Predicted 3D model of a 485-nucleotide part of an RNA (small-subunit ribosomal RNA, 5' domain) from an uncultured prokaryote. Its Rfam family is "Bacterial small subunit ribosomal RNA".

[in-house]
Context: one part of a larger RNA
Order: sequence, then C1' cells, then structure tokens
RNA sequence: GAACGAACGCUGGCGGCAUGCUUAACACAUGCAAGUCGAACGAGAACCCGGGGCUUGCCCCGGUGGACAGUGGCGCACGGGUGAGUAACGCGUGGGAACCUGCCCAAAAGUGGGGAACAAUGCUAAUACCGCAUACGCCCUACGGGGGAAAGCAGGGGAUCUUCGGACCUUGCGCUAUUGGAGAAGCCUGCGUCGGAUUAGCUAGUUGGUGGGGUAAAGGCCCACCAAGGCGACGAUCCGUAGCUGGUCUGAGAGGAUGAUCAGCCACACUGGGACUGAGACACGGCCCAGACUCCUACGGGAGGCAGCAGUGGGGAAUAUUGGACAAUGGGGGCAACCCUGAUCCAGCCAUGCCGCGUGAGUGAAGAAGGCCUUAGGGUUGUAAAACUCUUUCACCGGGGAAGAUAAUGACGGUACCCGGAGAAGAAGCCCCGGCUAACUCCGUGCCAGCAGCCGCGGUAAGACGGAGGGGGCGAGCGUUGUUC
Repeated sequence: GAACGAACGCUGGCGGCAUGCUUAACACAUGCAAGUCGAACGAGAACCCGGGGCUUGCCCCGGUGGACAGUGGCGCACGGGUGAGUAACGCGUGGGAACCUGCCCAAAAGUGGGGAACAAUGCUAAUACCGCAUACGCCCUACGGGGGAAAGCAGGGGAUCUUCGGACCUUGCGCUAUUGGAGAAGCCUGCGUCGGAUUAGCUAGUUGGUGGGGUAAAGGCCCACCAAGGCGACGAUCCGUAGCUGGUCUGAGAGGAUGAUCAGCCACACUGGGACUGAGACACGGCCCAGACUCCUACGGGAGGCAGCAGUGGGGAAUAUUGGACAAUGGGGGCAACCCUGAUCCAGCCAUGCCGCGUGAGUGAAGAAGGCCUUAGGGUUGUAAAACUCUUUCACCGGGGAAGAUAAUGACGGUACCCGGAGAAGAAGCCCCGGCUAACUCCGUGCCAGCAGCCGCGGUAAGACGGAGGGGGCGAGCGUUGUUC
C1' cells in the first nucleotide's frame, strides 16, 4: 500500500447492488418448511336437483357434489441446512470394466382368463394381492430342454347385441416384457493433495491362492482350506491439524495466504448401532434398539429431536424479520382445472462492503463584527460571512404511472420512472500537524498529568502532554484493533 463475512470509538443525508453467528455440530417455546391424485377403489356428511310419502315441514329413494379419514399410485433419496467427522480414491485431474437405472425419448410386441384371505367377529372394492394361459424377442442351459408378464380408467360414438349396467368401435392416459438412447448413480485405478522423526518400525483377514457365499456389480467384501506373505527413510505406523475444488486476496511475476457469499463434489442430521420399503436411502422434518437430555402423565405409560425459514435463551468483540407472494423461475402430484412449495422471487433491519449523488451556485472589501496572534503599526480567520442575484439534484408535497406476462394471472407496488409545486430551504464529520509524514503558534502543566507505530517527548518559555486559534488529510465517513499478502 492492498484486502476483510470484520469488531470497537466518534459521527451520520439519499439511492443502487451485494453481504450479514467466523463463537456453543450448545439447548430450543411457537408457527410454517411435502404433498398430491375422485380420470385406480370402496364408503360417503353438508349444499343443490328430481321423484315419492305426507302430520306442510319433516321423512324416504335416486342423481350431482365432494369435507374428514381409509385402500391404492407417484413423490417424500430432489430441493434447503451445516462442516462435526474425514489426510481418505474424500477431493482434483486422466483413464478403466465387472454393473444398475423410476420418470423422459425412439423402436417394435403384447395387454387373455380366473381366484383366495381377513388377525375378536361380520362385510367389501380396486390400477391392492395370487398365478393359470400365452410370450418373437428376454433369462438359464449339459444346447436335449427349462423359466418368466400385464390393469385398467376417462372422453366420444352410427349400426349390431343387450340382463339396459353395458358389450362393441374409436381417441387419450395408463399397464407388461424387450432393445437402444438421454440423464443419473455405484465400483476400480495412474498422478496430485498440511505439519511433526523429540513418532522407526507396522500388519493375522494381515498378503496371496483355490473353492464357495454375498452384491446390481470386480474384489478378503465375507467364509473354509492352503501358502507366508504385505507395507516402510521415495517416511510406513503413530500424533496433531483440516471438509476438497472452481475460485478469493495479495503480488510485476514466481509465489504466499485462504476456501464467507456463488458453483461442483463429499460427509453429517441429538449421540451410537441396525435394517425395512423402494429404481434409488441404510433415509434431516421415516422405522427399530441403546444412551444422554427435555416434556406430559390419572404413575399404568407415553412424546420429542431447528446443522430447513423466522424466532428464543446461552456463548461472544460480533452477525437481521416469529414479514409478503407463489406474479416470475424451478420442483412434486394431477388428463386438466388446480393444490403444495420458508426452493425461489420480493420486502424489512444494519454505513458491513462497493459504487453513485447531495449538503448549493454566481457576485460580494466597508477586507464588518467576533475569535486568535502581535514587535500594538498590524497580521490572520477571509470572499469566508452578511448582503444581492440565481438554481432545485436528493429529500418533501400533489398528480400520472410501467416493463417484468403469452389471451388471462404482479407479491414486489402506487415501486421504478415521468409531470407539477414550495423553498437555500432538511443534510459534515473524523483523524492528524517533532522526524519518518502533508500540516505552527499562544496559553495551561512542570519527569506531574499525560503521549507513544519506531526514534522518543514531559524536571518553568513543550511546534511531541491538555485546551484554543490556525493549518493538513480523507469525507458519509474517519480513526483504532485484529488477520493475510
């Protein structure tokens, strides 16, 4: 000098754009953050419509409708948070083979017929469940053969049939099996990836083989048997520290430091362990067990997990609203209408940072008054003020008023922006002035009180302390502290 997720002191007008618990991965009140589909299914309240009964304002039947829950489907593995752990194929980069893939795209094929059970009892539907048929392709194979699917729903409709429900045809959405793709994931590997040798030896599933098990898949991943290997001064093992990267800061560069915000990957979800479901999890707002903690209890027993968004206590030098909207972008469900979405888009708070603007402009010497200094003549503050003449950015008041949206739909927002109005009106501080280092005098103090980044000032004329006048620097900031280069 530059930089900062900064903090502190003094001060503080406006706007735009960003950023905002770096500490206790401490504990959490409350609300919200993942639902959706009635075009899979049974049941079915209110309301409405039609019919009937009739005691004239109630009951019954049918239709429509779709609340609360239920069966079923898809989603809940995304999105959002945090950085505890991890020195590791975790990450970065370049390769590899033994794999899986719901939704999506393309191709081509099929979509037939039946059935059972309720756990104390009874009853019931299905796109729930079972598997009989068929299966080119698919899987296994000793190449003889063997194995394995499915589900319907909705809209429209002339003839025909009809038990008047429909069948049937057609369109759409589905379903099953197969191939390829796209995108996504798992696995292996070369190289790179902090400090300590005051850590020198480490290792028994350890290293390899054979055979098996297991997995979507290679593999000591696991197991039985066999062999005795494997790693290490090119630093094994141990200890400490740490999420990694694109990047960021600095620097002429080389390098050094760093890893907030944004983006990619990883890990974690009260602590530890486990599996279930599923295309995908060993699953933040799922389940089970154990533990600590908190809460409820009728004492028998139960409930919970903010490192989601707000918010609270605590810790701390220190870090925000228990806001609005799904209008946009995106996501989930749905044929759709639409519903959900603290993702997101916005608004609020903070000079935390960057950038822009303003706090007026011109004229104005009787160089006014006052202050300060003085050799008492004067000098300086100083064109500064006053005064006169103007202007109106920003803020304020009144009116109009977007783009963002495509026919409709705008939280932001009566916002941005435009027009008009009034009036210099509402808007300047902070640090420094001995040298480094731009800027000097007076008074007070008297090695005191104090200053100080280094050198050093202060003991009676202190340009270094404190005040004042004057001056210098920066300016809605200025200084200080901390950290990095």